[in-house]
RNA sequence: AGAGUUUGAUCCUGGCUCAGGACGAACGCUGGCGGCGUGCCUAAGGUAUGCAAGUCGUGCGUGCGCAGACCCGCAAGGGUUUGCGUAACGCGGCGAACGGGUGAGUAACGCGUGGGAAUCUACCUCCAAGUCGGGAAUACCCCGCCGAAAGGCGGCUCAAUCACCGAUAGUCCCGCAAGGGUAAAGAUUUAUCGCUUGGAGAUGGGCCCGCGUCCCAUCAGCUAGUUGGUAGGGUAACGGCCUACCAAGGCAAUGACGGGUAGGGGGUGUGAGAGCAUGGCCCCCCACAAUGGCACUGAGACAAGGGCCAUACGCCUACGGGUGGCAGCAAUCGGGAAUUUUGCACAAUGGACGAAAGUCUGAUGCAGCGACGCCGCGUGAAGGAUGAAGGUCGGAAGAUUGUAAACUUCUUAAUCGCCCCACAUUUGGGGUUCAGAUCUUGGGGGUAGUUGAGGUUUGGACAGUAAAUGUGGGGCGAGGAUUAAGCCCCGGCUAACUACGUGCCAGCAGCAGCGGUAAUACGUAGGGGGCGAGCGUUGUCCGGAUUUAUUGGGCGUAAAGAGUGUGUAGGUGUUUCGACAAGUCUCAGCUGAAAGCCCGCGGCUCAACCGCGGAACGUGUUGAGAUACUGUCGAAAUUGAGGGAGGUAGGGGGUGGCGGAACAUUGCAAGGAGGGGUGAAAUCCGAUGAUCUGCGAUGGAACACCAAAGGCGAAGGCAGCCACCUGGGCCUUUCCUGACACUGAGACACGAAAGCUAGGGGAGCAAAACGGAUUAGAUACCCGUGUAGUCCUAGCCGUAAACGAUGGGCACUAGCUAUCCCGCAAGGGGUGGCGCAAGCUAACGCGUUAAGUGCCCCGCCUAGGGAGUACGGCCGCAAGGCUAAAACUCAAAGGAAUUGACGGGGACCCGCACAAGCGGUGGAGCAUGUGGUUUAAUUCGAUGAUAACCGAAAGACCUCACCAGGGUUUGACAUGCGAGUGGUAGGAAUCCGAAAGGUGACCGACCCGCAAGGGAGCUCGCACAGGUGUUGCAUGGCUGUCGUCAGUUCGUGGCGUGAGCUGUAUGGUUAAGUUCCAUAACGAACGCAACCCCUAUUGCUAGUUAAAAAUGUCUAGCGAGACUGCCCGGGCAACCGGGAGGAAGGCGGGGAUGAUGUCAAGUCAGCAUGGCCUUUAUACCCUGGGCCACACACAUGCUACAAUGGCGACUCACAACGGGUUGCAAAGCGGUAACGCUGAGCUAAUCCUUCAAAAGUCGUCUCAGUUCGGAUUGGGGGCUGCAACUCGCCCCCAUGAAGUUGGAAUCGCUAGUAAUGGCCGGUCAGCUAUACGGCCGUGAAUACGUUCUCGGGUCUUGUACACACCGCCCGUCAGAUGGGAAAAGUUGGGGCUCGCUGAAGUUCCGCGCAAGCGGGGCCAAGCGGGAACCAGCGAUUAACAUUAAGUCGUAACAAGGUAGCCGUAGGGGAAUCUGCGGCUG
Repeated sequence: AGAGUUUGAUCCUGGCUCAGGACGAACGCUGGCGGCGUGCCUAAGGUAUGCAAGUCGUGCGUGCGCAGACCCGCAAGGGUUUGCGUAACGCGGCGAACGGGUGAGUAACGCGUGGGAAUCUACCUCCAAGUCGGGAAUACCCCGCCGAAAGGCGGCUCAAUCACCGAUAGUCCCGCAAGGGUAAAGAUUUAUCGCUUGGAGAUGGGCCCGCGUCCCAUCAGCUAGUUGGUAGGGUAACGGCCUACCAAGGCAAUGACGGGUAGGGGGUGUGAGAGCAUGGCCCCCCACAAUGGCACUGAGACAAGGGCCAUACGCCUACGGGUGGCAGCAAUCGGGAAUUUUGCACAAUGGACGAAAGUCUGAUGCAGCGACGCCGCGUGAAGGAUGAAGGUCGGAAGAUUGUAAACUUCUUAAUCGCCCCACAUUUGGGGUUCAGAUCUUGGGGGUAGUUGAGGUUUGGACAGUAAAUGUGGGGCGAGGAUUAAGCCCCGGCUAACUACGUGCCAGCAGCAGCGGUAAUACGUAGGGGGCGAGCGUUGUCCGGAUUUAUUGGGCGUAAAGAGUGUGUAGGUGUUUCGACAAGUCUCAGCUGAAAGCCCGCGGCUCAACCGCGGAACGUGUUGAGAUACUGUCGAAAUUGAGGGAGGUAGGGGGUGGCGGAACAUUGCAAGGAGGGGUGAAAUCCGAUGAUCUGCGAUGGAACACCAAAGGCGAAGGCAGCCACCUGGGCCUUUCCUGACACUGAGACACGAAAGCUAGGGGAGCAAAACGGAUUAGAUACCCGUGUAGUCCUAGCCGUAAACGAUGGGCACUAGCUAUCCCGCAAGGGGUGGCGCAAGCUAACGCGUUAAGUGCCCCGCCUAGGGAGUACGGCCGCAAGGCUAAAACUCAAAGGAAUUGACGGGGACCCGCACAAGCGGUGGAGCAUGUGGUUUAAUUCGAUGAUAACCGAAAGACCUCACCAGGGUUUGACAUGCGAGUGGUAGGAAUCCGAAAGGUGACCGACCCGCAAGGGAGCUCGCACAGGUGUUGCAUGGCUGUCGUCAGUUCGUGGCGUGAGCUGUAUGGUUAAGUUCCAUAACGAACGCAACCCCUAUUGCUAGUUAAAAAUGUCUAGCGAGACUGCCCGGGCAACCGGGAGGAAGGCGGGGAUGAUGUCAAGUCAGCAUGGCCUUUAUACCCUGGGCCACACACAUGCUACAAUGGCGACUCACAACGGGUUGCAAAGCGGUAACGCUGAGCUAAUCCUUCAAAAGUCGUCUCAGUUCGGAUUGGGGGCUGCAACUCGCCCCCAUGAAGUUGGAAUCGCUAGUAAUGGCCGGUCAGCUAUACGGCCGUGAAUACGUUCUCGGGUCUUGUACACACCGCCCGUCAGAUGGGAAAAGUUGGGGCUCGCUGAAGUUCCGCGCAAGCGGGGCCAAGCGGGAACCAGCGAUUAACAUUAAGUCGUAACAAGGUAGCCGUAGGGGAAUCUGCGGCUG
């Protein structure tokens, strides 16, 4: 210090999330020791039990114990008294108001800080003065009585430091004074402690004031003792603190009143700081003590372990009545995620009492429990490679765990024993000496002080004394690595990677996200990273977040300028002089407790922790000074502002009047069939005479041309002409005033359209409504009618995309240009355009009319949705407006620009794309393929174009992958290892079997080597084979398609923050990114073209086939030829048009050749191949079946429907490409034929296939289901083959179906093409070939042209699309879930107010000698009434949000198919539609 996340990518805006630190924590896993801290954050809920405040006998009465004396008594015993000890009971004194706990209440002089005057202060210190005399009462005890108890009543009397009276006194109190009033207590003992009065101090309180101290304005007005005064009361003291009377004040936007929340501070956490959050432990202050009220005592309380009363709760009870208060320490129940022992001791520190010893002290000191926190230590150290075993991975070599372990050597904290030392405490003993304090006294001295002597007392030394206990430390010995490591993480942020399992499942997740068969993201393992007696998680706070911005942000389009003005408070404010000194600055005093933080030093072995010192801590307060600036006061000035005078432009506003055109209605005339309307129509009007035409009348609304980028106004807005009334601006002058200014919270005024109220008016237009169309529907768009409304008057409403989406004012910072006004001009004022001036901006853009540079003031924003909504308030007649949330939900929403894609956007161009033609398909029959269905199986793949005579250039068996059945298991096939094997392997008659397979007389081996032996073979076993099993979405290779379309990129340079752009654009040209010109580009690559093959013309060379020779429209090879070369025209050029010559002319024709990429296109079944699966089976062999099924649907073909034809005849002609030895087969013979027999020739320019057919000539048929057509079926044959049943082809005879040119729709083709005719080949035993691939013959028609359809290319434009229009996306309805709102009502709460009742207490009055009694006031509480507020529940209601695959439509994004949006009004299932006005986004 930053990082992740919106996009295809980019920049910006903006939220969300993470990394850090912290905690009185909790939870999960784990857990060795010690030190120091710390521990009910929730129920201020209830509490059993014990303890937490007593003490004094040197105040007093007395009880008890011991000892002694005296008296009475025979004795037992009783009485009196003295001493010592003790203190249960009581009187009295002091304390109990401290210490300890808690944070409920409190928004307050409560706290903090700094001041103040009208005050009190027991105990303590100092000073001054006193302490005399007197009588009476009472508790306890004792006696009696009541009561269950708690407790109470009556009687008795010896007391005091109890109370009271008298005396005396003052610097005391009252009073102007005179004068008056008011004290005391003794105890024990010889020295002290008390007591009384007054003064002073110290300490601790009470009171008052300035300033500071949370949120809500959806709390805006509050207040009756209220504000002040006078008089009185009351208090320690001022004061409405209280009372009476008088006045009517007081507080509030600088936030009163109300509501919510909360103890405040020192500090603590975090942060660079400013800040933000917080107030546990410790310290200071406050408040409280079950809840509420009240006083008493006292120096002090309205009192936690005191009292009275009321209430709630608990306990006891004999039912009459009593009793209690852990927010003290422990403990317990309860609540809760959660927080300890019913411990020890008064030894230390401190407190109460006491003269003291001492007693008391859950304050405190310690211990216990808890990893709750911080700090420290340990769990061993050194050596140790064969890099052990095991684990994991693996390319099978190894790598890693890993010096880690084992093993060797060494050390010893914990533990035990013994000893020593230190400290603390207790007990005991005796002195001497030293030191401190204090008292008396002497000397000296003015005092403080110093000093001599003596007394008292305390401490230390001797002393590390003696004994005991405890704690800590040390030494020696025993002991022996023994007793001690976990947690989280490993895709990115973020350090750390592999395997297996799982398969959008299980699960993870802080964010974005991971998981759908190869998951470094889930689970496990190995390995690794981090921290370590802890580690993670959760929660909370600060930080990062400049994401509330004072430091330190913004508002044209991202959230954000109010619709506009006038103006109040406030804020800010020109020049000069003087004064003051509030702000400001300087110096000084006081204070800011301690602790803490920081710095230094020191003490525990270190650290945490602790001690000492310093520094620091503030808008603090008080005093003194300075006067530049701000401020205040005073005096002046004129430039800001305003006024006067003179001119001037204008749809500025208001009122009244006038005008013409158009329109509608109506009258008359004329005329005679339509008009009107639309994409096309219809509704509608018209023979009762329309539309159209002419002339009149009436009516309302709006003002053509001028007119403009123009004018005026604050904005909304304003337009015929004239008159009147009226506001503002500008120019000139420099005459007047003299800062009068700018802005402006509230406030007030104006404010389009729509809408509302009342009254008019109503021509046209036109929400609603009605009808006609369109449509799947059409509550719309289009058409015909048509009412509110639009207009006027008066009054409301107060909103718009009220926009320049840009608040107002002032000043400064290049220009060019247009226009309006004033002016002769210079110049000034307005309104626009351009602009790389600078500058600003995320970019677009802005740019003297700023969005630049500055100052002043106001308004507004803080993620999206929910929502400008709910509730509340204010306004309104209503519609509604203004103000304005939350729950919940999402990780985005958004701006600008970029590249694509798309558009029922635009421009240009191309293609058998359309058009123009020719022939088909779609109808029939058949063939073939596919879907579907069927089946034991009908194996699998291909599925719009780009699957469907496709893989398959041949399914009867085989093929074969499918089905049924029969068999085999190292296997049908490969390699390696081990063992075995010689009459073995293998062959084979026979037999079994459907076959595979088995049996097996008989026969009977191989290669190298002299041999031994080896190899091969066979058998068994182990490794392994095998798989047309799966994944084409793991892949290679190959292929289809866009498309033979003209495109796709790179280097360097340039532009841009960047994605990107430029190059590759504009203009020409081309089949072409072909080429030319131009040019911030210059070059280059893959494509195009050319190079290759065939073909058309020609030359040359060679030619085995011929009887021989030659020629060549022959075969093979090498050349030539065509290049816009030449001419004319156009053009800068490229090039285009025409022509000549030529076999061929502008790419001559055809082929091969397929850029970057797209479709996760196709193929794991052609082949190859990763992973997965199978291994007596998903492998292998065999027989039979199936792939050939058949209600149907689709696709591709063949044959036809006939006369441009069929049939017959005619040696009636003319080809080319090919193929052939398991082959092609001539000739001949047989057969009607298929074919058979025989077989010459040919390993092919030689022989065969091989007669080409259509065409041509002649004849016949004569328009019909035919002499067309040939399906189907019957019979008989032929061929191939182990085998034609399922399931082959061919021949002959017979049979003779549909079909008479084919609906919507749709396909091919631009010349040797379409159409038509035959021939050949591959595969192959044969064939389903009508398929596929070739060959030659005959041989057309048409193209005006690019509007439209489809596809493509380039440029441009819009975009809310980027999975890219097969996109995106809106609303109703239906289902589920969620949290809020409303709602008849209902429940609860805390306050307020009125009335009644009114305890204790206090006060007043009356009575009483008094005790006291009675009455009045105030008042806690209770009961009842009322108005408001807050909260809970609530049938139901209307919205909202979320929710893989519901329904209806298609509103928006492209001109989104009616441009969209804003306001308003009406309508409609819904998105929305329509009217009016506005905006351009």
Predicted 3D model of a 1481-nucleotide RNA (small-subunit ribosomal RNA) from an uncultured Candidatus Saccharibacteria bacterium.
The sequence is in RNAcentral, with records from SILVA.